[in-house]
RNA sequence: GCCGGAGUAGCUCAGUUGGUAGAGCACGUCUCUUGUAAAGACGAGUGCGUCGGUUCGAGUCCGACCUCCGGCU
Numbered sequence: 001g002c003c004g005g006a007g008u009a010g011c012u013c014a015g016u017u018g019g020u021a022g023a024g025c026a027c028g029u030c031u032c033u034u035g036u037a038a039a040g041a042c043g044a045g046u047g048c049g050u051c052g053g054u055u056c057g058a059g060u061c062c063g064a065c066c067u068c069c070g071g072c073u
Base pairs, nucleotide, nucleotide: 001072002071003070004069005068006067007066010025011024012023013022019056027043028042029041030040031039049065050064051063052062053061
């Protein structure tokens, strides 16, 4: 330098015909317990890498760039 993959909540990840952004763990409150843990109920989430474009509408489509991983040279 070229090619491919990835970037979404604190962490691991869904979201795949463009139409309300989600799950598990973690976190908070409550119940239970002498107390802790476990279990159960409820709750909060400043989250879509950056900048543009298309569209009535973009996490999703298009372009450039940034970061990480792999391959080729």